[in-house]
Context: one part of a larger RNA
RNA sequence: GGAUGAACGCUGGCGGCGUGCUUAAUACAUGCAAGUCGAACGGAGACAAGUAGCAAUACUUGUCUUAGUGGCGAACGGGUGAGUAACGCAUGGGUGACCUGCCCUGAAGUGUGGGAUAACAGCUCGAAAGGGCUGCUAAUACCGCAUGUGGUCCUAGGCUUUAGAAACCUAGGUCUAAAGCGCCAUCUUAGGAUGGUCGCGCUUCAGGAGGGGCCUGUGUCCCAUCAGCUAGUUGGUGAGGUAACGGCCCACCAAGGCGACGACGGGUAGGGGGCCUGAGAGGGUGACCCCCCACACUGGCACUGAAACACGGGCCAGACACCUACGGGUGGCAGCAGUAGGGAAUAUUGCACAAUGGGCGCAAGCCUGAUGCAGCAACGCCGCGUGCUCGAUGAAGGCCUUCGGGUCGUAAAGGGCUUUUCUGGAGGAAGAGCAAGGACGGUACUCCAGGAAGAAGGAUCGGCUAACUACGUGCCAGCAGCCGCGGUAAAACGUAGGAUCCGAGCGUUAUC
Numbered sequence: 001g002g003a004u005g006a007a008c009g010c011u012g013g014c015g016g017c018g019u020g021c022u023u024a025a026u027a028c029a030u031g032c033a034a035g036u037c038g039a040a041c042g043g044a045g046a047c048a049a050g051u052a053g054c055a056a057u058a059c060u061u062g063u064c065u066u067a068g069u070g071g072c073g074a075a076c077g078g079g080u081g082a083g084u085a086a087c088g089c090a091u092g093g094g095u096g097a098c099c100u101g102c103c104c105u106g107a108a109g110u111g112u113g114g115g116a117u118a119a120c121a122g123c124u125c126g127a128a129a130g131g132g133c134u135g136c137u138a139a140u141a142c143c144g145c146a147u148g149u150g151g152u153c154c155u156a157g158g159c160u161u162u163a164g165a166a167a168c169c170u171a172g173g174u175c176u177a178a179a180g181c182g183c184c185a186u187c188u189u190a191g192g193a194u195g196g197u198c199g200c201g202c203u204u205c206a207g208g209a210g211g212g213g214c215c216u217g218u219g220u221c222c223c224a225u226c227a228g229c230u231a232g233u234u235g236g237u238g239a240g241g242u243a244a245c246g247g248c249c250c251a252c253c254a255a256g257g258c259g260a261c262g263a264c265g266g267g268u269a270g271g272g273g274g275c276c277u278g279a280g281a282g283g284g285u286g287a288c289c290c291c292c293c294a295c296a297c298u299g300g301c302a303c304u305g306a307a308a309c310a311c312g313g314g315c316c317a318g319a320c321a322c323c324u325a326c327g328g329g330u331g332g333c334a335g336c337a338g339u340a341g342g343g344a345a346u347a348u349u350g351c352a353c354a355a356u357g358g359g360c361g362c363a364a365g366c367c368u369g370a371u372g373c374a375g376c377a378a379c380g381c382c383g384c385g386u387g388c389u390c391g392a393u394g395a396a397g398g399c400c401u402u403c404g405g406g407u408c409g410u411a412a413a414g415g416g417c418u419u420u421u422c423u424g425g426a427g428g429a430a431g432a433g434c435a436a437g438g439a440c441g442g443u444a445c446u447c448c449a450g451g452a453a454g455a456a457g458g459a460u461c462g463g464c465u466a467a468c469u470a471c472g473u474g475c476c477a478g479c480a481g482c483c484g485c486g487g488u489a490a491a492a493c494g495u496a497g498g499a500u501c502c503g504a505g506c507g508u509u510a511u512c
Stems, first nucleotide, its partner, number of pairs: 002512003006509005013384006019377002021342001026340003030337003035072003040069002043066010079295003088220008098212003103208008111145004120135006150176002153173006180200002182197006221267003228258003233255006240248001270292004274285004297318005320331004348374001350373003356370001357368004387417004397408004421454001422450006431440001457502005462483003468497005478485002
């Protein structure tokens, strides 16, 4: 000199774009952050219409709402960096050892039966949370049977390539699937039936896309004042387990395996793209944004599912906190706001789903603290302004003085001008390709009026280093980055005048 997620001191006009708990992975009041589908299903409620009836009412149809069963989602998105020195990450390969919901392409099918259960009703236990018993009912919920284009497994044969069992072809045998809903038309007193429509689904298989699992070469901090480490340890056989290979697990057998090319142990740490610096080599770093990983009060475990060992799911244990009728229950902000605490220090309990994106749905749409915006903060970068011009009796005043004068200084006053910005008023968007629909927002922007009006400070002035005098003080008070100043004329302390540098900032501290 450059840089910062900065802080502190003094000061502070505006705008744009960014950024904002680096500390206690401390504890959390309150609200919100994941729902959706009635075109899967049976109910319940409200309204309207129709039929029968004097009416009450009954039945049917339609619309709306919905607790429950069921489906999809909840494994994404959002947060944090505790742990991890590891195939965790980066990069290059492998998978003849693998999986893949939704989406796309192709082929085939969607037949026939059955038994339950929630809701609901009744009874009942409990303070509550939450249950229990009996009875009824539906389905795209569950379970049989059929069919088998296909697929699995077994046997036999063939072909081809390999390090290699794969893949592919043929024959025989075995096992193996499904679900309906909407719309339209016709028929029917009604319940409903038939047909059409590839409109949405469902089943099986093959392929794709995207996503993931596993293996591996190389790279990846400090300490040798850590030198030896290891019994599932290293390998084999068999069995189990997994989507899949494998001591992944188990039984038996063998005695191996790693290490100065640093094993083992200890410390520290999420990794990368990047970022800062530097001519580079290198050094430092990993905030914001993107990719990967890990975690979700602490520890462990599995269930469901295409995928989790699952932040706002479950079970167990523990610590903590809350409720209690003392029997027993409930909770998890490292989501967005917000609170306490810690700290030098870090924001609003805001608006909207209008846009982009996501979930569900045929759709209308619903949900979305993702996101888009607004608020706070000179925290950073960038831009703008605080006027312009004329004006010498060089006014007054301050400071210095050799008392002549010098300087602040065209600076002020005064004359003229302008209006960026400001204040007030008027108009007023794009962002939404389509009729309407905009949180931001009466914002940006445009026009009119007013009036220099509302807007400058901070540090320094001995050398390094740009800028000097006076007074006070007297090794005192104090300064200081280094050298060093101060003990009676201090350009180094304090004040004043002047000057220098930067400027809505200027200095200091910390770190690279």